[in-house]
Context: one part of a larger RNA
RNA sequence: UGACGGGGGCCCGCACAAGCGGAGGAACAUGUGGUUUAAUUCGAUGAUACGCGAGGAACCUUACCCGGGUUUGAAAUGUAGAGGACCGGAGUGGAGACACUUCUUUCAGCAAUGACUUCUAUGUAGGUGCUGCAUGGUUGUCGUCAGCUCGUGCCGUGAGGUGUCGGCUUAAGUGCCAUAACGAGCGCAACCCUUGUCAAUAGUUACUAUCAGGUAAUGCUGAGGACUCUAUUGAGACUGCCAUCGUAAGAUGCGAGGAAGGUGGGGAUGACGUCAAAUCAGCACGGCCCUUACGUCCGGGGCGACACACGUGUUACAAUGGGGAGUACAACGGGUUGCUACUUGGUGACAAGAUGCUAAUCUCUUAAAUCUCUUCUCAGUUCGGAUCGGAGUCUGCAACUCGACUCCGUGAAGCUGGAUUCGCUAGUAAUCGCGCAUCAGCCAUGGCGCGGUGAAUACGUUCCCGGGCCUUGUACA
Repeated sequence: UGACGGGGGCCCGCACAAGCGGAGGAACAUGUGGUUUAAUUCGAUGAUACGCGAGGAACCUUACCCGGGUUUGAAAUGUAGAGGACCGGAGUGGAGACACUUCUUUCAGCAAUGACUUCUAUGUAGGUGCUGCAUGGUUGUCGUCAGCUCGUGCCGUGAGGUGUCGGCUUAAGUGCCAUAACGAGCGCAACCCUUGUCAAUAGUUACUAUCAGGUAAUGCUGAGGACUCUAUUGAGACUGCCAUCGUAAGAUGCGAGGAAGGUGGGGAUGACGUCAAAUCAGCACGGCCCUUACGUCCGGGGCGACACACGUGUUACAAUGGGGAGUACAACGGGUUGCUACUUGGUGACAAGAUGCUAAUCUCUUAAAUCUCUUCUCAGUUCGGAUCGGAGUCUGCAACUCGACUCCGUGAAGCUGGAUUCGCUAGUAAUCGCGCAUCAGCCAUGGCGCGGUGAAUACGUUCCCGGGCCUUGUACA
């Protein structure tokens, strides 16, 4: 100087407390461990691994296993030599890759040859092989915590200190005052995006108040530029004003005004560094290793196994509910190898025809919880839907291993979950549906977004956990 303390002081955080809803019990989905296996490819392992890499494992992917091929090689490139147009079609064998056979065709041209292709030789290629403890780049975490430093000066023999401490204040090393320090930098804040209000401009594919026409009905049509909306430019919030407290910074106020009040809400933004943290399998790269194989092509299998253990989720155990009928209101997004109105067929998944849309125009798209009426009447039930049987639909060369969906039947466990443990402070939790990426299809209950309905509680900082500042002790560095 740091680090540490079941030392002290001050402060903060869904850290505790106060509440709401979960996990831990059940079934299933998914990831992991273990076991098994020819293989169950590899990586990630307290917080910071475990619905993680993977934002899509039937083949492919694929790296693993078995079997069959191949060796200048699947792809790239140089040189030398030999040969032929290449391409394409057909047949045989084969699981295929491929092997063998055969047919047709004869490019450009400066006449040196060149392009392409086959073979041979050679320099090389190739490797998801090892090392993340050789590395770059990127990332997690402490932590969006308020810290981390420098120049000059001053102090100290020196390591170092001071500044950065003290008082008050702040979300903040944010400021004010004080001060052997005076300044500065990276962080904080602001600048950026979005959302909340208003104005101006613009008015189609959006909108419809007034006027007119029309319909069974509808901005449907003329028209309008008011409103909504769209998208560009501005305004607006600054403790600016008032009161109280304070030297000041600032604090308090169901004070005013205002759409919004004290950082308005949300996002992006992550200092110096820590964990030899993660990644050589995204990519790049040093070294080592393989080179008729640890390269590469193909068929099939595996990554999907299953006594079990753990994590993360979904669905439930019901009456604030299940079933039936009727009915209202969104937003974000996507669409030409696509989204499909509408009609017909089918109980249905869907199929056939057909129309519009390269989209504020057409379409996905009837949102669902909600509300109204009705039924069930507390049961393992009209709860719950696993599992299994049968029949189908769709995608795709192909659904046996191993897809999703539909219909009929079957109807398991489960009656609110031990110790323990997690999330959340407001349009939040809880609950309800909708969209997108990946994608032929889909194992999506995952991920990322969107809107609808919409709470409870916070006395407070004694305690648990993590962190910041000062101080003290030290068997630590």
The prediction has a mean pLDDT of 83. Small-subunit ribosomal RNA, 3' major domain from an uncultured bacterium, 477 nucleotides, folded computationally. The RNAcentral record of the full RNA draws on ENA and SILVA.